The RNA shown here (SAM riboswitch aptamer (S box leader)) has 145 nucleotides.
RNA sequence: ACCUUAUCCAGAGAAGGUGGAGGGACUGGCCCGAUGAUACCCGGCAACCGACAUGACGCCAUUCAGACGCGAGCAGCGACUGAUUGACAGGCGACAUGCACGGUGCUAAUUCCUGCAGAAACAAAAGUGGUCUGGAAGAUAAGGG
Numbered sequence: 001a002c003c004u005u006a007u008c009c010a011g012a013g014a015a016g017g018u019g020g021a022g023g024g025a026c027u028g029g030c031c032c033g034a035u036g037a038u039a040c041c042c043g044g045c046a047a048c049c050g051a052c053a054u055g056a057c058g059c060c061a062u063u064c065a066g067a068c069g070c071g072a073g074c075a076g077c078g079a080c081u082g083a084u085u086g087a088c089a090g091g092c093g094a095c096a097u098g099c100a101c102g103g104u105g106c107u108a109a110u111u112c113c114u115g116c117a118g119a120a121a122c123a124a125a126a127g128u129g130g131u132c133u134g135g136a137a138g139a140u141a142a143g144g145g
Stems, first nucleotide, its partner, number of pairs: 002144007013042001016041003022032003026115001028113002043107003048103003052098004057093004061085001063083004068078003111137001116134004
């Protein structure tokens, strides 16, 4: 490169700094931009992954019983179910909430709208416009590769 899963109508500097021409992935639109955009730094937002904290839950431990399998066997072993002791503590797992320490991400407009397919309604000659559903493409995270 590519594959999988999740998310994409919330939020984030109307007057911070650098810099100086295009930018919003692509198509068609529509916008942003010398009143300085895009980008970089700072600030901010969010909480995907990790860490941490708290909470309740489950499992791990003890003893007993039951039926089962292996077994010649009321020996032994294995796993299962139920009960029991586990005060405090411990380990692990998944979950919820929090936090913002680490890794990312984001910080005009819903991913700015749109592209492909379908549905109902209006209209009906073709068609056009809007609504809804799904998809494609894209972005980000986590995992794989």